[in-house]
RNA sequence: CAUCGGAACGUGUCCCGUAGUGGGGGAUAACUCAGCGAAAGCUGGGCUAAUACCGCAUAUGCUCUACGGAGGAAAGGGGGGGACCCGCAAGGGCCUCCCGCUAUGGGAGCGGCCGAUGUCCGAUUAGCUUGUUGGUGAGGUAAAGGCUUACCAAGGCGACGAUCGGUAGCUGGUCUGAGAGGAUGAUCAGCCACACUGGGACUGAGACACGGCCCAGACUCCUACGGGAGGCGGCAGUGGGGAAUUUUGGACAAUGGGGGCAACCCUGAUCCAGCCAUGCCGCGUGCGGGAAGAAGGCCUUCGGGUUGUAAACCGCUUUUGUCCGGAAAGAAAAGGCAUCCCCUAAUACGGGGUGUCCUUGACGGUACCGGAAGAAUAAGCACCGGCUAACUACGUGCCAGCAGCCGCGGUAAUACGUAGGGUGCGAGCGUUAAUCGGAAUUACUGGGCGUAAAGCGUGCGCAGGCGGUUCGCUAAGUCUGAUGUGAAAGCCCCGGGCUCAACCUGGGAACUGCAUUGGAAACUGGCGAGCUUGAGUGUGGCAGAGGGGGGUGGAAUUCCACGUGUAGCAGUGAAAUGCGUAGAGAUGUGGAGGAACACCGAUGGCGAAGGCAGCCCCCUGGGCUAACACUGACGCUCAGGCACGAAAGCGUGGGGAGCAAACAGGAUUAGAUACCCUGGUAGUCCACGCCCUAAACUAUGUCAACUGGGUGUUGGGGAAGCGAUUCCUCAGUACCGUAGCUAACGCGUGAAGUUGACCGCCUGGGGAGUACGGCCGCAAGGUUAAAACUCAAAGGAAUUGACGGGGACCCGCACAAGCGGUGGAUGAUGUGGAUUAAUUCGAUGCAACGCGAAGAACCUUACCUGGACUUGACAUGCCAGUGGUAGAACCCUGAAAGGGGGACGACCGUAGUAAUACGGAGCUGGCACAGGUGCUGCAUGGCUGUCGUCAGCUCGUGCCGUGAGGUGUUGGGUUAAGUCCCGCAACGAGCGUAACCCCUGUGGUUAGUUGCCCUUAUUAAGUUAGGCACUCUAGCCAGACUGCCUGUGAUAAGCAGGAGGAAGGUGGGGAUGACGUCAAGUCAGUAUGGUCCUUAUGUCCAGGGUUGCACACGUGCUACAAUGACCAGCACAGAAGGAAGCAAUACCGUGAGGUGGAGCUAAUCCCCUAAACUGGUCUCAGUUCGGAUUGGAGUCUGUAACUCGACUCCAUGAAGCUGGAAUCGCUAGUAACGGCGCAUUAGUUACGGCGCCGUGAAUACGUUCCCGGGUCUUGUAUAUACCGCCCGUCACAUCAUGGGAGCCGAUUGCACCCGAAGUCGUCGAUUCGACCCGUAAGGGAGAUAGACGCCCAAGGUACGAUUGGUGACUGGGAUGAAGUUGUAAUAAGGUA
Repeated sequence: CAUCGGAACGUGUCCCGUAGUGGGGGAUAACUCAGCGAAAGCUGGGCUAAUACCGCAUAUGCUCUACGGAGGAAAGGGGGGGACCCGCAAGGGCCUCCCGCUAUGGGAGCGGCCGAUGUCCGAUUAGCUUGUUGGUGAGGUAAAGGCUUACCAAGGCGACGAUCGGUAGCUGGUCUGAGAGGAUGAUCAGCCACACUGGGACUGAGACACGGCCCAGACUCCUACGGGAGGCGGCAGUGGGGAAUUUUGGACAAUGGGGGCAACCCUGAUCCAGCCAUGCCGCGUGCGGGAAGAAGGCCUUCGGGUUGUAAACCGCUUUUGUCCGGAAAGAAAAGGCAUCCCCUAAUACGGGGUGUCCUUGACGGUACCGGAAGAAUAAGCACCGGCUAACUACGUGCCAGCAGCCGCGGUAAUACGUAGGGUGCGAGCGUUAAUCGGAAUUACUGGGCGUAAAGCGUGCGCAGGCGGUUCGCUAAGUCUGAUGUGAAAGCCCCGGGCUCAACCUGGGAACUGCAUUGGAAACUGGCGAGCUUGAGUGUGGCAGAGGGGGGUGGAAUUCCACGUGUAGCAGUGAAAUGCGUAGAGAUGUGGAGGAACACCGAUGGCGAAGGCAGCCCCCUGGGCUAACACUGACGCUCAGGCACGAAAGCGUGGGGAGCAAACAGGAUUAGAUACCCUGGUAGUCCACGCCCUAAACUAUGUCAACUGGGUGUUGGGGAAGCGAUUCCUCAGUACCGUAGCUAACGCGUGAAGUUGACCGCCUGGGGAGUACGGCCGCAAGGUUAAAACUCAAAGGAAUUGACGGGGACCCGCACAAGCGGUGGAUGAUGUGGAUUAAUUCGAUGCAACGCGAAGAACCUUACCUGGACUUGACAUGCCAGUGGUAGAACCCUGAAAGGGGGACGACCGUAGUAAUACGGAGCUGGCACAGGUGCUGCAUGGCUGUCGUCAGCUCGUGCCGUGAGGUGUUGGGUUAAGUCCCGCAACGAGCGUAACCCCUGUGGUUAGUUGCCCUUAUUAAGUUAGGCACUCUAGCCAGACUGCCUGUGAUAAGCAGGAGGAAGGUGGGGAUGACGUCAAGUCAGUAUGGUCCUUAUGUCCAGGGUUGCACACGUGCUACAAUGACCAGCACAGAAGGAAGCAAUACCGUGAGGUGGAGCUAAUCCCCUAAACUGGUCUCAGUUCGGAUUGGAGUCUGUAACUCGACUCCAUGAAGCUGGAAUCGCUAGUAACGGCGCAUUAGUUACGGCGCCGUGAAUACGUUCCCGGGUCUUGUAUAUACCGCCCGUCACAUCAUGGGAGCCGAUUGCACCCGAAGUCGUCGAUUCGACCCGUAAGGGAGAUAGACGCCCAAGGUACGAUUGGUGACUGGGAUGAAGUUGUAAUAAGGUA
């Protein structure tokens, strides 16, 4: 404070009563005089009044009382008046009315006090309290009361949270929400508190008083420096602060308040106006036609699209605004006059009614109404990647910027900026801040805890929570009725008033609550009496590494002694350190000592858990079972508490065999403070005392009930059977599984199922189980336990891949077995690098590097230097011009290109006799454009490489799974093969495999010229005739299919062997390359988006360069020699090419080659001699090997061999004697060796490339290992996928934070000092003294200045507590760009 109650109170004004209002007195302001002061103000003298003040009288009621009594009031003022009285009169008495006054009773309203219940966070605040709790006496208050005081007692509050700290006005309500809740307490209303800060009282009915007083303090102002004054958190306004909040307005006309008899006065309450889109509500900015779909803008595939009926234009309307005119309601009273009624003696007064009169409007000439003209006066803001409605262009280029979350931007940005267009809302729209919601994300309604965060290590147990069954009573909970209350406003419903609405207003409902009271008695609770099923006790059995203590045993290790005995032992991946000739190890005997208990031994047993194991004895706890007896709910759970609690560790004292942190040495290693080895101390063991934590795990709290089964096993019991054995049951223990549960994995009567009871715990990751504080501990440390800051994730389970120094199976010239090379040499060629004016560009692990390039002297050529051209070297179109035009010999210049000149000199079509006109081609000038080997292969098409000719990659339907996905495609066999067979919740299908195609191997057939020649002629010769049998050629066929046999295999697929066959299990070779991977390669082959250059990044020309060289690498050649070199001799190919060509015979030259030219458009002619082979010489040497290099002389091609060609001859004769580490190819007509041909070229640096034939091997045990690949499985922290991920120190920067010698504050406690104002008390000699005494003087009661005392604010001193800031230095933490160092974790992560 809210709600509901209570008793011991006060109360001005107001209402209703009762009783009064008699008679006196003394002062004092104002005023005046004097004085002081700057002022504020003050002092003194004098005069005076009262409804001011004081007595006396009276006292119905009132107060006190000892019940006898005692005490205590008042004030007058105004109006009216007939008789009567007083008075000269004025006037008064008297009567009456009104307003007052006094005492007192009651009421209403208001206020004070008390109680119950409720009312934020923190336990890192757990104990607080001495007037404290109660009593008695006294005091005090309006009043109860420790409210105060004296004495007595020792109480009172607190885990149901006291005390302390922080924060906060509370409520009706408001916002949100389905509700329950959550947040909040502006406006309006109720209550409280406060009024510069702190204290205090006075006055008063009421205050401890916002615009009163006193004191203290801070601040501001005035001052003559002596002293004074002030308090906008009233309305406006100013300054300051701030993200931010208005006019120094009008009026009391209305409503309300105060004063007054009233008129009236006051009222920054209030009513109005002003400012602000701050909110809510309403209205407008026009409506209808209008396609040439205008212009402009934007986009464009250049066709068009869009803005868009939008505009223009035509017609209509007039809200709002502007102007003119009219014009309210809000006003009813009060007041005057007249009159009626009541009251009264009364025409006073008062109350009421009627009529009438006079007025009263701040807003405001405002609302509203009428009229006029006229589309006229009126649209913005945000957004457009997803969430989320709405897309393009340009600019920019990880920049500038955006961003609520995810995330955009590194040259094609729907995400930045701008524009066009669109979407949303609209006088608003966005942003920021905040609350609720969504969030079941604190879960009461309504969550969880095996693995995601989460079960305390375990038990016992007080409080607490919960509790079997029957009866009775009760009525606290519970249910129900009534009454009171729950203010109004608000919300809700029904009406009414402003044109509607917002708004205002009437009524109702509601206000879920609290209190009182009546009732019910099922359930819960309480009390009482019972019961036996929960629990417990007794009795008989049983099993057990349950616990504590004491004994005792053998095996083994080690050590010691002695014997035997000799050179090693030990240890490892391999070693070394170590031990041993001073005698080890081995072996035998004896002894010592400590620790642990092989076999039995077991997903066996016991215990609450930790844990417990040789054997025997003593003490002792618990469990199970059987059948009875007893007690009678005695139970379950359990915060705090108590106990136990592995290992390590600590303390004291023992003990010490083995093992073994630390440590030492040896290895390993880049290092190795490790893994391995040799030693070795704490420790491990015992006793006592601490520590109290573990992946203390079943990661699963305890107790109870219920819910299909099966299998094994431990302990006990029962039944049947002669028995083996079987069945039933209780208690444990393991596995498989139904329903159900679960995110899935999995759990599944021992639940993670279905329920109940109680406890503990969780709420994103990191910071952090950390800091600070407390408690515990000897210490180590434990327990309790945050925040700042930071991230957008961290995590679980499962899935598909990928990967593994995981597993299983399989394949490949992958290894192995072989043969020959490379790596060493010279030179060739390509690349890197360096160089250069340029050394053009691209290709860069395999999969770049004799690659693009099937051929750079010029050209090519893209590069460099220099010289030139500009519609261009090339294309198309348009315009204009041109008739001695196009072209062009020739001349000049020049390196050429180009530039300048130029005799000569045309063509076609139509019309026309012709001249000529028009047109075409051409040329000149101009405009569009050409051109680019400039850039981007990370914008692209196409093509290509690679994994890989590996056997895989998928789909439809179905089924399984919440889903990703799985199944099929896995499995058993088999294959070169996802090849085939079988099985199977799969059944089918597609792309791959295979086959179809080409070459080759055999045969047949057809056809015979240029081919061939068995037979017949002929020749030097298949030369010719003849022929087409053969060879050959090239068309068409045949052939091979595991078809046949045997064996094997599941009788399958297939495999092994065999027969036949030219060929046998794909016969050999080629072409053929799945889904995809590598942002693989190529913009320089071509194409192409974008972008850039345009007298140049285009085009032309000359020269140079791409060939340049300390060096490094790749690929091939030739060699190093005797399987050879040289010389001589001599036989046999295949395939290809040939007209700007191949070129024969012949001649010349040592030769390259030359001269010359038959033949050949080619099965006809040519290239065209194939070489390896055979014989001889050489005789192991830098050679008769090898040929580089160099000198000289030539040939050929070509305008031209200088840079920079090939070839020939003579001479020269380098390195090199078989190649380190390492590495490549090849499985049969293969490797190796040998030669031949062709494309490209004028020629050629070709030893390259592509083909051809000849000669012609070796080896494969096998799959352990290396590499690559396939299938299944397993682990994973990987998914740009192991070239992955990722950890810690160190260095640098930034940020927040802990400690910290201290320093500066805030709050607070205790003690003491001082103590203003003030109440109270005491004194009161000062002063007063209305009452009393007294004639008076004077005295008394009383009051008072003043003094003292108690209390006490502020202040001071000292010591504490809590808390904030700051602090040299310091600790860890977080975050940062590609820093440093290692490799800890993830795979068996290379030591799990």
Predicted 3D model of a 1392-nucleotide RNA (small-subunit ribosomal RNA) from a metagenome.